Model confidence (mean pLDDT): 80 of 100. This is a predicted structure of a 65-nucleotide RNA (transfer RNA) from a marine eukaryotic metagenome.

RNA sequence: GAAUAGCUCAGUUGGUUAGAGCGCACGACUGUUAAUCGUGAGGUCACAGGUUCGAUCCCUGUUUC
Numbered sequence: 001g002a003a004u005a006g007c008u009c010a011g012u013u014g015g016u017u018a019g020a021g022c023g024c025a026c027g028a029c030u031g032u033u034a035a036u037c038g039u040g041a042g043g044u045c046a047c048a049g050g051u052u053c054g055a056u057c058c059c060u061g062u063u064u065c
Stems, first nucleotide, its partner, number of pairs: 001065003006022004015053001024040005046062005
């Protein structure tokens, strides 16, 4: 310094439903596959405390790299 979806990563002067690409499932399209398009599932935001009306975001400790 980093830890956020299966993988790669965004995000936020702290605010109401946490996102993208790839991947996955289903559907459309078609001779078939692929491609393309649509829909959907998938998250304890590393863990535990603290501050705050409210924490993915701030503070402390721990773990891993």